Model confidence (mean pLDDT): 85 of 100. Predicted 3D model of an 85-nucleotide RNA (c-di-GMP-I-GGC riboswitch aptamer) from Desulfosporosinus sp. Lineage of the source: Bacteria > Bacillati > Eubacteriales > Desulfitobacteriaceae > Desulfosporosinus. It matches the Rfam family "c-di-GMP-I-GGC riboswitch aptamer". Gene Ontology term of the family: cyclic-di-GMP binding.
RNA sequence: UGCGAAAAAGGCAAACUUGACGAAAGUUAGGGACGCAAAGUUACGGGUCUUCCAUUUUAGGAUGAUGAUCGCCGGACUACCAAAC
Repeated sequence: UGCGAAAAAGGCAAACUUGACGAAAGUUAGGGACGCAAAGUUACGGGUCUUCCAUUUUAGGAUGAUGAUCGCCGGACUACCAAAC
C1' cells in the first nucleotide's frame, strides 16, 4: 500500500411513524433499525423520480426545462480501526 476479520473502539440509519417545509418528487428534526467498511463529501457521467413550466400529440405520451435522489451504478475528493494474507 492492497485486501477487509464471527477482532476492538467508535460511526451512520431503511421501512414505518410524529412535527416542520415543499406544487410534487422529496427534504429536515425526533422516535425507530433494514442494512452499511466509505450508507463520509460532491449532481461530474449514466439511471430513476417530480411537474408551479414550455414545445408537441386526438389521446396515451414524447422532448426540453425545473427540481429530487450519492442507501441505483460509475467517476472525483477525503477518512477511523486493523488480524491473517